[in-house]
RNA sequence: CGAGUGGCCCGGACGGUCGCGUCGCCGAAAGGCGCCGAGGAAGGUCGGGGCUGUAGAGGGCAGGGUGGCGGGUAACGCCCGUCCGCCGCGAGGCGAGGACCAGCGCCACAGUGACGAUGCCGCCGCAAGGCGGAGUGAAACGCGGCAAGCUCCACCCACAGCAAGGUCGAAUAGAGGGACCAUGGCGUGGCCCGCGCCGUCCCUGGGUCGAUCGCUAGAGGCGGAGGGUGACCUCCGACCCGUAGAUGGAUGACCGUCGCUCCUUCGGGAGGACAGGACCCCGCCUACAGGGCCUCUCGGCUU
Numbered sequence: 001c002g003a004g005u006g007g008c009c010c011g012g013a014c015g016g017u018c019g020c021g022u023c024g025c026c027g028a029a030a031g032g033c034g035c036c037g038a039g040g041a042a043g044g045u046c047g048g049g050g051c052u053g054u055a056g057a058g059g060g061c062a063g064g065g066u067g068g069c070g071g072g073u074a075a076c077g078c079c080c081g082u083c084c085g086c087c088g089c090g091a092g093g094c095g096a097g098g099a100c101c102a103g104c105g106c107c108a109c110a111g112u113g114a115c116g117a118u119g120c121c122g123c124c125g126c127a128a129g130g131c132g133g134a135g136u137g138a139a140a141c142g143c144g145g146c147a148a149g150c151u152c153c154a155c156c157c158a159c160a161g162c163a164a165g166g167u168c169g170a171a172u173a174g175a176g177g178g179a180c181c182a183u184g185g186c187g188u189g190g191c192c193c194g195c196g197c198c199g200u201c202c203c204u205g206g207g208u209c210g211a212u213c214g215c216u217a218g219a220g221g222c223g224g225a226g227g228g229u230g231a232c233c234u235c236c237g238a239c240c241c242g243u244a245g246a247u248g249g250a251u252g253a254c255c256g257u258c259g260c261u262c263c264u265u266c267g268g269g270a271g272g273a274c275a276g277g278a279c280c281c282c283g284c285c286u287a288c289a290g291g292g293c294c295u296c297u298c299g300g301c302u303u
Stems, first nucleotide, its partner, number of pairs: 001299004006294005012258007020037002023034004039274001043285002046283005051161004063157005068082005083097001084095004098152002103150002105146003115142001120133005165213006175204006184198005220239001222237006260271004
């Protein structure tokens, strides 16, 4: 210098004008002032947990999931270490990697024949058949292979989800119960009994609509010390600076200066990705203009 490997980070900055949302303060109100206001993936909703409701002693069946071994974690299908197999010259990468012991199923092409049976050649034999051989194939009267085939084994898993769920209020219709009035009306083919429905008031619980809580400070980040190969754990410290909590759902637009990329007639011009919270968190996967840093490997050149 070139080609790679593994990992991490940024993803515009500052100022001004107008505008939007929560909260706080002021104001009788209109409104004013102040604070804060998306992401590395907020995305897909794929795995797991917290939380909430219902059910639940425990066990079993069914169903689903996981699968070398050990560890981490609240938990996981995630992460770390390691063994084995495969790929790569290498740094490294990938792997649902338990069991064909029981039963069932499948085994491409080739080959007579793929688990069933013998087709061809040689020898023996009257024959049935027996013995030997060639050939195909990963595998041939040998208890071969395949379980991201059924299955077996071990372990794990209640069901639903913030439109969960709690509280309050309003109006209207209906339901259940009680009291009262008339002992009334209607229906039960005409009558009586009986039965059912119809009135007023009170209570109960549910639905609908609206408001409010849930709602954001958390398995929290940061700094330091210690333990561990590592994932990670323990302790200490100052913190919320790194405070979003909307509910048809705010977080935007424009201008100026600087910075980045591209083009340029060197005057300047153009561009700036993927994408946006909706209970929260840990992961995985996917998308991403442009840029930066570190680690190691291979090859070439120079000293």